[in-house]
RNA sequence: CAGAAAAUGCAGCCUAAAUCCCGGAUACGGGAUGCGGGGGACCCAGAACAUGGGGCGUAUUCUUCAAGAGUCUUUGACUAUUGAAGAUAGGGCACUUCCAGUCCCGAGCCCGUCAGCUAACCUCGCAGGCGUUUGGGAGGACAGAG
Numbered sequence: 001c002a003g004a005a006a007a008u009g010c011a012g013c014c015u016a017a018a019u020c021c022c023g024g025a026u027a028c029g030g031g032a033u034g035c036g037g038g039g040g041a042c043c044c045a046g047a048a049c050a051u052g053g054g055g056c057g058u059a060u061u062c063u064u065c066a067a068g069a070g071u072c073u074u075u076g077a078c079u080a081u082u083g084a085a086g087a088u089a090g091g092g093c094a095c096u097u098c099c100a101g102u103c104c105c106g107a108g109c110c111c112g113u114c115a116g117c118u119a120a121c122c123u124c125g126c127a128g129g130c131g132u133u134u135g136g137g138a139g140g141a142c143a144g145a146g
Stems, first nucleotide, its partner, number of pairs: 001009002012130003018033006034126006044116001052114001053111004061087007069079004090105003095139006
């Protein structure tokens, strides 16, 4: 956009998370390109051990209140954990970008005692969740008509 909802199709947003080819009745499997992550030398950096340490991600840090636990110099203080509230580094807001404005997020998960950077090389992922039509400038794309 089609028609309020649902389904479906084509596009759009967060995101690395897309396109194509081959095999197969299907489920699925394999491959290529593209995008993204991890490991991994010399040199450099760093000191080690110990309360461990590390990775993906914007998701880091602080304050207050409450709860129980531990420690101590014990009627209080400190440490970490859980919950709530507030803020904050940072991130997003719809074709791209700039300015302004508004709103939102500021999580979660993984490795398993082990990893700084790192050429060659090795290896892994391409899921999941959604609904924007704020204003102006510049540049594009698509559709329709002529």

Predicted 3D model of a 146-nucleotide RNA (c-di-AMP riboswitch aptamer (ydaO/yuaA leader)) from a Nitrospirota bacterium. Its Rfam family is "c-di-AMP riboswitch aptamer (ydaO/yuaA leader)". Rfam's curators write: This family represents a conserved RNA structure found upstream of the ydaO and yuaA genes in Bacillus subtilis and related genes in other bacteria. Of the family's consensus pairs, 92% are formed in the model. The source organism's lineage runs through Bacteria, Pseudomonadati and Nitrospirota.